[in-house]
RNA sequence: GCGGGUGUAGCUCAAUUGGUAGAGCGCUGGUCUCCAAAACCAGAGGUUCCAGGUUCAAGUCCUGGCUCCCGUGCCA
Repeated sequence: GCGGGUGUAGCUCAAUUGGUAGAGCGCUGGUCUCCAAAACCAGAGGUUCCAGGUUCAAGUCCUGGCUCCCGUGCCA
């Protein structure tokens, strides 16, 4: 260089046929407790890698670029 895959919450990952972006862990508050842990309840937290395009509507489809992973080298 070429081919394939990957990118979504702090972390690990979902999101079916394009139709309100979610879960677990973590974090914060509460209940409980002498205190803490555990358990339970509640809450906060998102430019879905970037830039365009299609669409009434894009995490999802199309184009280009970038990150990381895997495979593979070859013309001059």
Predicted 3D model of a 76-nucleotide RNA (transfer RNA) from Candidatus Kuenenbacteria bacterium HGW-Kuenenbacteria-1. It matches the Rfam family "tRNA". Rfam classes the family as a transfer RNA. Rfam links the family to the GO term triplet codon-amino acid adaptor activity. Model confidence (mean pLDDT): 80 of 100.